Context: one part of a larger RNA
């Protein structure tokens, strides 16, 4: 020097990315207990107070020696009850600095943001706003179900039967969840156009019996072969409709009010339709430390608000929300060597010598 403890004036986050660490609260009993709420809850809220020994006194529990009355008598029933023994209470007394006298044994409020909540999760850097989840919703399945596993037999779903089981999304509760079906996709339709093997075989070749011809060479049935048009041919596709808690989408320019600014108003242009409630510089706002407020002496963060939403937004759900949370952000009260600045004990290494 390091490391594990332990004490420290005065001050009390000044440290720090951040109160990380440590201090600090601690038990039982009594008084109290606040918003806010799903009325359970919050709550151990929050903040007081007591606590050791001795005596006396009073009142509870256990046992119950013994008296007494009743019974003809006993067992037995009722009362009283000394003793011992165990708790609460009150009163007065006395020691220490201190009495839950030692170990163990809650910090506390306030405001948010996400998550409803107990749960799970990266076995060895991530425990969380990720997953789950109870609930909602669309779909599929009618049973030899769908769906999966398995060339197949069989399984499994289930010894279950739509209040059942598969598959997605969403994520408790409360209020709610607008518009678009033009693209994809999905269900249904089924006149019409496309069209696949397969039917069809029109026509065409290729061979030669034989026939013309002096010859070359040409014609050529039928059979055999090589092809091969019209025509008919399902599903899908085109196409006609439905469907968004399917998969996604939800506008631009210009003008207008008796100050100015703004625009309820009107124009034109383009689409399937031009974003509705609510939210709103937000876990989402570039510009930006946005403008006003509030808190501080001073606030890039934090809270309330505006709204100009670069780019929120409605089960890829919107907004709230009591409880809950080794979650995140602020900020207050207590407390502290986190700091100002540093010091000193102990024990352990490190160093030196051996």
């Nucleotide at each position: 020097c390091u490391c594990u403890g332990g004490u420290u004036a005065a001050g009390g986050a000044a440290c720090u990315c951040g109160g990380c660490a440590a201090a600090a609260u601690g038990a039982c009993c009594c008084c109290g207990u606040a918003a806010c709420u799903u009325c359970g809850g919050g709550a151990g809220a929050a903040g007081g107070g007591g606590u050791g020994c001795c005596a006396c006194u009073u009142u509870g529990g256990g046992u119950g020696a013994g008296c007494a009355u009743a019974u003809u008598g006993a067992c037995u029933a009722u009362g009283c009850g000394a003793g011992c023994u165990u708790g609460g209470a009150g009163u007065g007394g006395u020691c220490g600095c201190a009495g839950a006298g030692a170990a163990g044994u809650g910090g506390c409020g306030g405001u948010g943001g996400c998550g409803a909540c107990u749960g799970u999760u990266u076995a060895c850097u991530a425990a969380a706003a990720a997953c789950a989840c109870a609930g909602g919703a669309c779909u599929c399945u009618g049973c030899g179900a769908a769906g999966u596993c398995g060339g197949a037999a069989g399984a499994c779903g289930a010894c279950g039967u739509a209040u059942a089981g598969g598959g997605u999304c969403u994520g408790a509760c409360g209020c709610c969840u607008g518009c678009c079906c033009g693209g994809u996709g999905c269900u249904g339709g089924a006149a019409g156009g496309u069209u696949a093997a397969g039917a069809g075989g029109a026509g065409a070749g290729g061979u030669u019996a034989g026939c013309c011809g002096c010859a070359a060479g040409g014609c050529g049935a039928a059979g055999c072969u090589u092809u091969g048009a019209a025509u008919c041919g399902a599903a899908g596709c085109c196409c006609c409709a439905g469907u968004a808690a399917a998969c996604g989408g939800c506008g631009g320019c210009c003008g207008u009010a008796a100050c100015u600014a703004u625009a309820a108003c009107g124009g034109u242009c383009c689409u399937a339709a031009g974003g509705u409630a609510g939210c709103g510089a937000a876990a989402u706002u570039c510009c930006u430390u946005g403008u006003c407020g509030g808190g501080u002496a001073a606030g890039u963060u934090c809270c309330g608000a505006c709204c100009u939403g670069c780019a929120c937004g409605a089960a890829u759900g919107g907004c709230g929300u009591a409880a809950c949370g080794a979650u995140c952000u602020c900020c207050g009260c207590g407390c502290u060597g986190u700091c100002u600045c540093a010091a000193c004990c102990a024990g352990a290494g490190g160093c030196u010598c051996a």